[in-house]
């Protein structure tokens, strides 16, 4: 010099998740910010195969909705509906993709990641007045270019 691990630390990052006052008090209470849900009018909307059929009907089915960028195709395995290659439907995997994030003052290029999880319980579409909840959890260190902006120092 280069690599790799370990500590150590933010006026740093995902996020709504911070900050203030009362109280001896790490009990519990407030407020203010931010942020999610219910909830008129108008307005929107009135599942999906499959059989039959002018209409309509029947039988099956995997209900529906929040919260977050995390949704959506294709394959490929496997188990189920039914013998079943077709077709529907779960679950696991892969390449992807709608969408999201970091690049240390901003923006742009380039790079570099994410693309989950979880709640409700047959129930909620927008929604002013109104009502209600949260204020969590996790991570990290020399920090690319160009362009602009700001400070400080010195005259």
């Nucleotide at each position: 010099a280069c690599c790799a691990u370990g500590u150590a630390a933010a006026u740093g990052c995902u996020g709504a998740a911070u900050u203030c006052c009362c109280g001896a008090g790490c009990a519990g209470g407030g407020a203010a910010a931010c942020g999610g849900g219910g909830g008129a009018a108008c307005c929107a909307a009135c599942c999906g195969g499959u059989c039959c059929a002018u209409u309509a009907g029947a039988c099956c089915g995997c209900g529906g909705g929040g919260u977050g960028a995390a949704u959506c195709u294709c394959u490929a395995a496997c188990c189920g509906g039914c013998c079943a290659u077709u077709c529907c439907g779960a679950u696991u995997a892969g390449c992807g993709u709608a969408g999201g994030g970091c690049u240390u003052c901003u923006c742009c290029u380039g790079g570099c990641c994410c693309g989950a999880a979880u709640c409700c319980g047959c129930c909620a579409g927008c929604u002013a007045a109104c009502c209600u909840c949260g204020u969590a959890a996790g991570c990290u260190a020399g920090a690319a270019g160009g362009a602009g902006a700001g400070a400080a120092c010195c005259a």
Predicted 3D model of a 155-nucleotide RNA (c-di-AMP riboswitch aptamer (ydaO/yuaA leader)) from Paenibacillus dendrobii. The model forms 96% of the base pairs in the Rfam consensus. The organism belongs to Paenibacillus, within Bacteria.